[in-house]
Context: one part of a larger RNA
Molecule: large-subunit ribosomal RNA, domain VI
Organism: Phycisphaeraceae bacterium
């Protein structure tokens, strides 16, 4: 901009794209076949590789937020307790979150038209012939079913609800100007289940959007400083303590302030 009023929601499917996999094991069965040696077809049942998509309860891995151990140095004047540098100093754990090696689902069944083939009926051709008229049946292939995308599908599709057709002026009586009203929608502002931008989504005070405060999980692993023991390193009690807390939950304390577009003549 476009889909003959603006607008939200909901959807149909033209078409397009995906997927439709491969293998052992078992039963039928050591059966049919075959002298034997071998050994089926069909039918049904388990397990598994790859391949696809989700997802993080559970094993892990990462996790330069976090929490603790340790060496060597500066530094806070020293002790003590700290902060800084040394590949995140180095090692030991680890919350969201993001993952695979984890976990879970998936290909099934089924309809349709065929392909090679296999048939009925049956002439040309008194037979005979699946084939020339006409009818069956047939495959991991085709087409649908399955899963995604999709009305710019301009043949712009449907279906719900909302909102709109008021006032004045001018007149060349249906036009032109203004001006209200007004669904929603945008800019912007707090953001994340979203994300390179954009877009999506969730709040904007009638408010839990985010920070922060208060409480929890969770994580590390018992702070500092004080008592006692010991000649001291040490140990041990107050002490499952101190930090931490991207995760849940509660509280307006701080920020969510402010504005604009917007619909019957092209």
């Nucleotide at each position: 901009c476009g889909c003959a009023g603006c607008a939200a929601g909901c959807u149909u499917g033209a078409g397009a794209g995906g997927a439709u996999u491969c293998u052992u094991c078992u039963u039928u069965a050591g059966u049919a076949c075959g002298a034997g040696a071998g050994g089926a077809u069909u039918a049904g049942g388990a397990a598994g590789g790859a391949c696809a998509c989700a997802c993080c309860c559970c094993u892990g891995g990462u996790g330069c937020g976090c929490c603790g151990g340790u060496u060597g140095g500066a530094c806070u004047g020293c002790u003590a307790a700290g902060u800084c540098c040394a590949c995140c100093g180095c090692c030991g754990g680890g919350u969201a979150g993001c993952u695979a090696a984890g976990u879970g689902u998936g290909g099934c069944a089924g309809g349709g038209a065929u392909a090679a083939c296999c048939g009925c009926u049956g002439a040309a051709a008194g037979c005979a012939u699946c084939u020339a008229a006409g009818c069956g049946g047939g495959a991991a292939g085709c087409c649908c079913c399955c899963c995604u995308c999709a009305a710019g599908a301009u043949c712009a599709g449907g279906c719900u609800u909302g909102c709109a057709u008021g006032c004045g002026u001018g007149c060349u009586u249906g036009c032109a100007c203004g001006c209200g009203a007004g669904a929603g929608a945008c800019c912007c502002c707090a953001c994340a289940u979203a994300g390179a931008c954009c877009a999506u989504g969730u709040g904007g005070u009638u408010g839990a959007u985010a920070g922060g405060c208060u409480g929890c999980a969770g994580c590390u692993g018992u702070a500092a400083g004080g008592g006692c023991c010991g000649a001291a390193a040490c140990g041990u009690c107050c002490u499952c303590a101190g930090g931490u807390g991207a995760g849940c939950a509660g509280u307006a304390c701080u920020a969510a302030c402010g504005g604009u577009c917007g619909a019957u003549c092209g």